The RNA shown here (transfer RNA) has 72 nucleotides and comes from a Patescibacteria group bacterium.

RNA sequence: GCCAGCGUAGUUCAGUGGCAGAACGCGAUCAUGGUAAGAUCGAAGUCGGGAGUUCGAUUCUCCCCGCUGGCU
Numbered sequence: 001g002c003c004a005g006c007g008u009a010g011u012u013c014a015g016u017g018g019c020a021g022a023a024c025g026c027g028a029u030c031a032u033g034g035u036a037a038g039a040u041c042g043a044a045g046u047c048g049g050g051a052g053u054u055c056g057a058u059u060c061u062c063c064c065c066g067c068u069g070g071c072u
Stems, first nucleotide, its partner, number of pairs: 001071007010024004018055001026042005048064005
């Protein structure tokens, strides 16, 4: 330099045009003589950035940034 994949909660990931979710972690409460496990509730996201298409974009297109792999 060229090609491909990936970027979504603190972490690991799902979702692939129509309200952004799960698990673990975190906080509160319950429960226990107490702790762990457990139950209930809650907080936490400009969906990497910008532009375009669309009535509507996390999703489709383009550019940029970052990470990973392959080729040279």

About this RNA:
The sequence is in RNAcentral, with records from ENA. Model confidence (mean pLDDT): 84 of 100.